[in-house]
Molecule: transfer RNA
Organism: Candidatus Staskawiczbacteria bacterium
RNA sequence: GGACGCUUAGCUCAGUUGGUAGAGCAUCUCAUUUACACUGAGAGGGUCGCAGGUUCGAGUCCUGCAGCGUCCA
Numbered sequence: 001g002g003a004c005g006c007u008u009a010g011c012u013c014a015g016u017u018g019g020u021a022g023a024g025c026a027u028c029u030c031a032u033u034u035a036c037a038c039u040g041a042g043a044g045g046g047u048c049g050c051a052g053g054u055u056c057g058a059g060u061c062c063u064g065c066a067g068c069g070u071c072c073a
Base pairs, nucleotide, nucleotide: 001072002071003070004069005068006067007066010025011024012023013022019056027043028042029041030040031039049065050064051063052062053061
């Protein structure tokens, strides 16, 4: 220098044909216990990497940029 893939909650990851953003773990609260743990119930937490475009509507489609990874030279 070239090709391909990835970027969504604190972490690991889903998200179907474009139609109200989710799960598990973690955190907090309550119940339970003498207490802790386990277990159960609930709550908080998101500019979907950044900037544009298309569309009535974008996590999803298109363009550019950035970061990370693999391969080729």